[in-house]
RNA sequence: GGGGUUAUAGCUCAGUUGGUAGAGCAAUUGCUUUGCAAGCAAAAGGUCAUGGGUUCGAAUCCCAUUAAUUCCA
Numbered sequence: 001g002g003g004g005u006u007a008u009a010g011c012u013c014a015g016u017u018g019g020u021a022g023a024g025c026a027a028u029u030g031c032u033u034u035g036c037a038a039g040c041a042a043a044a045g046g047u048c049a050u051g052g053g054u055u056c057g058a059a060u061c062c063c064a065u066u067a068a069u070u071c072c073a
Base pairs, nucleotide, nucleotide: 001072002071003070004069005068006067007066010025011024012023013022019056028042029041030040031039049065050064051063052062053061
């Protein structure tokens, strides 16, 4: 220098043809307990890496950029 893969909640990851963004764990609150743990319930938490484009509508499609990783040279 060129090619591939990845980027979504605090963490690990789903989201399969474009149509309201989800799960598990963690943390918070409540119940239960003498107390802790465990269990149950509730609520919260997201500029979907960044910037543009297409579209009535984009995490999803297109372009560029950034970061990580990998292959080739």